Small-subunit ribosomal RNA from an uncultured bacterium, 1466 nucleotides, folded computationally.
RNA sequence: CUUAGAGUUUGAUCCUGGCUCAGAGUGAACGCUGGCGGCAUGCUUAACACAUGCAAGUCGAACGAGAACGGUUCAUUCUUCGGAAUGAAUGUCAGCUAAGUGGCGCACGGGUGAGUAACACGUAGCUACCUGCCCCAUAGACUGGGAUAACAGUUGGAAACGACUGCUAAUACCGGAUACACCCUACGGGGGAAAGAUUUUAUCGCUAUGGGAUGGGGCUGCGGCGUAUCAGCUAGUUGGUAGGGUAAAGGCCUACCAAGGCUAUGACGCGUAGCUGGUCUGAGAGGAUGGUCAGCCACACUGGAACUGAGACACGGUCCAGACUCCUACGGGAGGCAGCAGUGGGGAAUAUUGCACAAUGGAGGAAACUCUGAUGCAGCAAUGCCGCGUGGAGGAAGACGCAUUUCGGUGUGUAAACUCCUUUUAUCAGGGAAGAUGAUGACGGUACCUGAUGAAUAAGCACCGGCUAACUCCGUGCCAGCAGCCGCGGUAAUACGGAGGGUGCAAGCGUUACUCGGAAUCACUGGGCGUAAAGAGCGCGUAGGCGGGUUAGUAAGUUGGAAGUGAAAGCCCACGGCUCAACCGUGGAACUGCUUCCAAAACUGCUAACCUAGAGUUUGGGAGAGGUAAGUGGAAUUCCUGGUGUAGGGGUGAAAUCCGUAGAGAUCAGGAGGAAUACCGAAAGCGAAGGCGACUUACUGGAACAACACUGACGCUGAUGCGCGAAAGCGUGGGGAGCAAACAGGAUUAGAUACCCUGGUAGUCCACGCCCUAAACGAUGGACAUUAGUCGUUGCCCGAAGGGCAGUGACGCAGCUAACGCGAUAAAUGUCCCGCCUGGGGAGUACGGUCGCAAGAUUAAAACUCAAAGGAAUAGACGGGGACCCGAACAAGCGGUGGAGCAUGUGGUUUAAUUCGAAGAUACGCGAAGAACCUUACCUGGGCUUGACAUCCCGGGAACCUUCCAGAGAUGGGAGGGUGCCUCCUUAUGGAGGAGCCCGGUGACAGGUGCUGCACGGCUGUCGUCAGCUCGUGUCGUGAGAUGUUGGGUUAAGUCCCGCAACGAGCGCAACCCCUAUCCUUAGUUGCUAGCAGUUCGGCUGAGCACUCUAGGGAGACUGCCUGGGUAACCAGGAGGAAGGUGGGGAUGACGUCAAGUCAUCAUGGCCCUUAUGUCCAGGGCGACACACGUGCUACAAUGGGUAGGAUAAAGAGAAGCAAUACGGCGACGUGGAGCAAAUCUCCAAACCUACUCUCAGUUCGGAUUGCAGUCUGCAACUCGACUGCAUGAAGUUGGAAUCGCUAGUAAUCGUGGAUCAGCCAUGCCACGGUGAAUACGUUCCCGGGUCUUGUACUCACCGCCCGUCACACCAUGGGAGUUGAGUUCACCCGAAGCGGGGAUGCCAAACUGGCUACCCUCUACGGUGGGCUCAGCGACUGGGGUGAAGUCGUAACAAGGUAACCAAG
Repeated sequence: CUUAGAGUUUGAUCCUGGCUCAGAGUGAACGCUGGCGGCAUGCUUAACACAUGCAAGUCGAACGAGAACGGUUCAUUCUUCGGAAUGAAUGUCAGCUAAGUGGCGCACGGGUGAGUAACACGUAGCUACCUGCCCCAUAGACUGGGAUAACAGUUGGAAACGACUGCUAAUACCGGAUACACCCUACGGGGGAAAGAUUUUAUCGCUAUGGGAUGGGGCUGCGGCGUAUCAGCUAGUUGGUAGGGUAAAGGCCUACCAAGGCUAUGACGCGUAGCUGGUCUGAGAGGAUGGUCAGCCACACUGGAACUGAGACACGGUCCAGACUCCUACGGGAGGCAGCAGUGGGGAAUAUUGCACAAUGGAGGAAACUCUGAUGCAGCAAUGCCGCGUGGAGGAAGACGCAUUUCGGUGUGUAAACUCCUUUUAUCAGGGAAGAUGAUGACGGUACCUGAUGAAUAAGCACCGGCUAACUCCGUGCCAGCAGCCGCGGUAAUACGGAGGGUGCAAGCGUUACUCGGAAUCACUGGGCGUAAAGAGCGCGUAGGCGGGUUAGUAAGUUGGAAGUGAAAGCCCACGGCUCAACCGUGGAACUGCUUCCAAAACUGCUAACCUAGAGUUUGGGAGAGGUAAGUGGAAUUCCUGGUGUAGGGGUGAAAUCCGUAGAGAUCAGGAGGAAUACCGAAAGCGAAGGCGACUUACUGGAACAACACUGACGCUGAUGCGCGAAAGCGUGGGGAGCAAACAGGAUUAGAUACCCUGGUAGUCCACGCCCUAAACGAUGGACAUUAGUCGUUGCCCGAAGGGCAGUGACGCAGCUAACGCGAUAAAUGUCCCGCCUGGGGAGUACGGUCGCAAGAUUAAAACUCAAAGGAAUAGACGGGGACCCGAACAAGCGGUGGAGCAUGUGGUUUAAUUCGAAGAUACGCGAAGAACCUUACCUGGGCUUGACAUCCCGGGAACCUUCCAGAGAUGGGAGGGUGCCUCCUUAUGGAGGAGCCCGGUGACAGGUGCUGCACGGCUGUCGUCAGCUCGUGUCGUGAGAUGUUGGGUUAAGUCCCGCAACGAGCGCAACCCCUAUCCUUAGUUGCUAGCAGUUCGGCUGAGCACUCUAGGGAGACUGCCUGGGUAACCAGGAGGAAGGUGGGGAUGACGUCAAGUCAUCAUGGCCCUUAUGUCCAGGGCGACACACGUGCUACAAUGGGUAGGAUAAAGAGAAGCAAUACGGCGACGUGGAGCAAAUCUCCAAACCUACUCUCAGUUCGGAUUGCAGUCUGCAACUCGACUGCAUGAAGUUGGAAUCGCUAGUAAUCGUGGAUCAGCCAUGCCACGGUGAAUACGUUCCCGGGUCUUGUACUCACCGCCCGUCACACCAUGGGAGUUGAGUUCACCCGAAGCGGGGAUGCCAAACUGGCUACCCUCUACGGUGGGCUCAGCGACUGGGGUGAAGUCGUAACAAGGUAACCAAG
């Protein structure tokens, strides 16, 4: 000093696993914005090309020479009298100098990172070497010589640059002498130096040698990239000898000899790359990186080469070759910014053609000094880091504006205004450094200080759905757009765009790119492999790794100590200097490393000796489908032959193809042939795995047990390698009975290249040789050790019981696991070794290699694409899964619909409009319990615009009534009547105000059956009157969840009982409520009438209330009682009872489902219309009509129709009403009107019964349609009412496929009433009673539902999910005749410059058996030709792959997915 997570797979959960985000950083770039200062940094790309200037010179104290400049002297002119200008002279000036000779430097400093995978770098060592200038020491410096630049002359050339002749100097060059310190040596000897200059007395130089310092050369150990789809590389290669060469070891080079050397610890090849100190990140270990600064290396237009020199194979030197640029008189020349500036180009992108040598440093010089684009400074850039500022305090009427609003308000917000204050910064003015150790200051009138002025000059950017701090309004309407991931947007978007507000950072803020982190997501620290990705199919075994016990030694590993080194800078700590900080200085620590020495000896290693527990050997009797070969059986199928025998057989869901009268099938006998081995047989046995099954024999492998003895760690694992390895397949030759890919036929089917059937060839079998893969599975590598038990079974052993050892199974503790599960046969706990994994798809594919006869196997990517893919478990849903149960669900019955005509609703069509809604069940006689006008929402036409309706304001008027004209009406115009109520003033007339109503006006507003039922409330349908749906606490589970609610019974029921980690509770069920069935009681009018009385004979009256009835209250039924069964709940039967096991019926509808229905009942958010989508009126339409469907009515007749007569009900309704009796009419109905606001009056039955008739027919059935004549309602019956009479008399003779209702007072059948309503299209709906059946064996099947269980790839939940071809578009990629380019390698040819070797008859020369040159030879760059290899681009055509809201064909998979699925091969 120190370790953080989040989002995203699911309906939900846990796990695995990827993707993404939050952090830090940068030589950055881009967008918007921009006040100041300090310190840093600034071509990451084209090692691309460069105009111009500068970047390396210096020394006159080495030399000859010179006179440009300066000085001095003279002359002339001018003069401000200081001097200035011009000309001449001077080489004696302790001034100077272009060019030249000579010396030193130019090998430093500066730039760049192309090359380089290497002793290039880092680190630690070593030495066979060199080292100018510098330091120390010793010794010396004597004596000669000849040249040569410059210069002069001649001359070539455009130029660059030369040629020849002549003269001359030196610290230039060369002899002789000396040296014994130096070198060589055969030990005799031999070789080998020097320079002077100058102030004239000191200094600087010179030569030789030794030493030092500094700097370098060389060698070695170790360390640091990728790729094995690069596995073999190497002839100077490895070593030796001799020689050469170098400063120096060495194949460094040459000759000869030997045949070595390197490599799986990765040689060789290919790709990439300067290395390091460090930098960034990280808790660390690591990972990434190498810009600025510092060390090393390499390079200097490209390639090659040497010269000079102490040092170079030389950035601003030389030569040659090449490319490029420039000059040219075309003959020939010149050049090299990867120095500093700068230009073009490239690029997303990177600065001034600045000042100065004042400082630091460098070169030369004795020095003065000169040079120095090193360096010091300035300029440009928010490129980075650091610091400062853009004001401070007060200030609520919480101003205006803006935004929002539930209209009250709220936010912006003390923010502003306003008052007071300050002056960092800014501007102006004044002063003014340090940096300098004597002089000298580019920076610079800079830093800094002082004064004045005045809030004055100074805020943006991103974000606000979650991650992630921050929310509203408007616009838009799957559009425009956003997006890091998840994802937003289809009319109420906190996710797009704008606004207001907010959050974060701030002279910056965001975005993009890249690195590390998070990522334990390559796991050394620190992961995994049964099912998620992952154990090789199995064995043998090499290298390697690991390895039992004891003793001794050693010291490689290991541990401790010491020493050296680990450059500086940086990081860290402390102190100090700039006002602080960044920055800088000083000191310390650290640099985890390497090397050397000393010590220790536990552990590992090594050496030696020993041991027996591991391992192995021996002996014995047993077990076994272990293997190979040979032989031998019986059963069955098929075929052949013969006999008997006759019409079928076979096959299937059903059939057909097929076989059979030429005799099948069946049956009997005989024969042939191939394959497989029933029973035993098993959870069994054996084997390494694959695998092995009749019997016998031979050969042979392994394991277990028991026993003593022996060997003495001989062991375990095992990369490469070798062997084995089901089925299918391949080759050759056999064999072939059955079965059976392909194939053929028959079926099935929409199709059926399938499933089913009839045939049938490879093959299956044998021998030999290949192939080498499987879901080769225990989806579990091998070995050893340790860790509870229980129950089976196989083998061996002990005489039994009970045990032991070795195998093989089931359960199970601890422990482990995401869970499932594993659990001494581990998936527990440890050790060792090997193999393998790192998101899904692309893909186990392509290319390359290896193997194979082929099929193919093995090794094994990338582009591109997705945000998931996946495991286990949970709750549901579903299944052409299972079990149980229920229901008018089927079955058993009765009656219908579907056929006809009509009614009605719907679709469709039509129309100006046929208003709108409802749509499987759960729309369709539904909203509508009543469309001629109205209704009415629609259409056409005519009108109105504060409106038909509400509130407020202003003006006028009582309201209101009657009436006329125009018009289709709305409406417009006119006349007349009428003046009320309350209060106040006033004598009164009259006036004022108010309430209500009317008329006119103004604007706020009204109005809308306009849209959205997918924004909503309410109401409703349906599953379903099905028995379910949940909660609290507890418990179990990491969790979702489970338990309870499951189980065994029982019930109509989650009804009840029993059991149970559950115990309780709630909503549902049931009951409580209503009607009905019996009785009692209370009460009797309008009801009733048994008895009594009257009577008009009618409960009509008196009377009564017994009975019926009415309507209040009670009783009654509870499995209470009995029998049987059962633990119980309960069930079966019985009694009694009006009623019996819920008595019958109704009301009552749990949690929820269907985005079910309704904005047109109503209510309502949002949107839309506002002289119209509002409102008024007339007429029309909603009633149309080729057609299709639903629901009904009436029928088709005799169980009937007609006529006549007769009997019986319940429930309702009635005043703008029901209407009796009576009269008229054939009738609908009319006239008239008793009674009744109703237990009083009125409206009111039919089927049925009796009698007659009809006699099976399109009829005396049926009544549609049509004609005529009427009635009633109503302003009005044309479109478009009902009813009546007369006439007409259609279809229809019981209804195809299919389908509906109903289980008892039910179906069927018969009438009655009511709502709505003027009337009515009602055959509808809702009620009411009359008559009144049949049938249920039963739950296999269809439909719906419930519970449990099972499978699942479904969860929008099977109307689910999902696969492949084809078609279309786009993308990347493989093959591809070839073609283009790049790189590299080999061979050969040519061969510049240059070093080396040779070398003249040419040249120089006499200092020498000398030198130089042409020329020749070796090496060799560039170049040329040919071959090989690698990489890249393009490529007609072609292969598959990926992606893409609504294309085509099928339906392969998920459920038993409808043929279980999957794996391998054909």

The coordinates come from a structure-prediction model, not an experiment, and the mean pLDDT is 84.